[in-house]
RNA sequence: GGCAGAGUAGGUACUACGCGUAAAGUGCCGGGAGAUGGGAAGUUGCUCCCGGACGAAAGGUUAGCCCUGCGAUGUAGUCCCGCGUCCGCUGUC
Numbered sequence: 001g002g003c004a005g006a007g008u009a010g011g012u013a014c015u016a017c018g019c020g021u022a023a024a025g026u027g028c029c030g031g032g033a034g035a036u037g038g039g040a041a042g043u044u045g046c047u048c049c050c051g052g053a054c055g056a057a058a059g060g061u062u063a064g065c066c067c068u069g070c071g072a073u074g075u076a077g078u079c080c081c082g083c084g085u086c087c088g089c090u091g092u093c
Stems, first nucleotide, its partner, number of pairs: 001093005010081002013078006019071003028052007038087003042083001058068003
């Protein structure tokens, strides 16, 4: 130097345990901040804060949010997917 490969943030599905159903959360819009393969710059994406608009599925019941559901619901685990550039790392020539 050539070739091949691993690893981020995070995403889908499943499982478990919760939260809400007395409406929080999720999603949408605007503004701000932050973290994002080992390093550098950086996009998509992600998280947080502020403001705004919108807005839901209940049923059963032994009467205990207890059971079954429901929510673009939270967290954890597992499978799969997952850095475009330069350098680095691993293997090989």
The RNA shown here (THF (Tetrahydrofolate) riboswitch aptamer) has 93 nucleotides and comes from a Clostridia bacterium. It matches the Rfam family "THF (Tetrahydrofolate) riboswitch aptamer". For this family Rfam cites "A eubacterial riboswitch class that senses the coenzyme tetrahydrofolate" (Ames et al., Chem Biol, 2010). Its mean pLDDT, the model's own confidence on a scale to 100, is 78. It was read from a public genome assembly, where an Rfam model found it. The organism belongs to Clostridia, within Bacteria.